A computed fold for a 63-nucleotide RNA from Alicyclobacillus shizuokensis NBRC 103103, annotated as Fluoride riboswitch aptamer (crcB RNA motif).
Lineage of the source: Bacteria > Bacillota > Bacilli > Alicyclobacillaceae > Paenalicyclobacillus shizuokensis.
RNA sequence: AAGAUUAUAGGCGAUGGGGCUCGCCGGCACUGUUCGAUUGGGACUGAUGGCUCCUACCGAGCU
Numbered sequence: 001a002a003g004a005u006u007a008u009a010g011g012c013g014a015u016g017g018g019g020c021u022c023g024c025c026g027g028c029a030c031u032g033u034u035c036g037a038u039u040g041g042g043a044c045u046g047a048u049g050g051c052u053c054c055u056a057c058c059g060a061g062c063u
Stems, first nucleotide, its partner, number of pairs: 010025004016054006032044004
């Protein structure tokens, strides 16, 4: 350095994944804002709870 085995590892925080951290929940925590009700529709922001990296998307510039 690599491989194998054993043990440990909770979930959630409006759109994906990793790390750190905060809060909440123990079948609960969670499921954004707004207009219309004349017909089941329309408009808007955001991939984070927060920070950061990656991916997707959007805008601008350069080559």

Record summary
The coordinates come from a structure-prediction model, not an experiment, and the mean pLDDT is 81.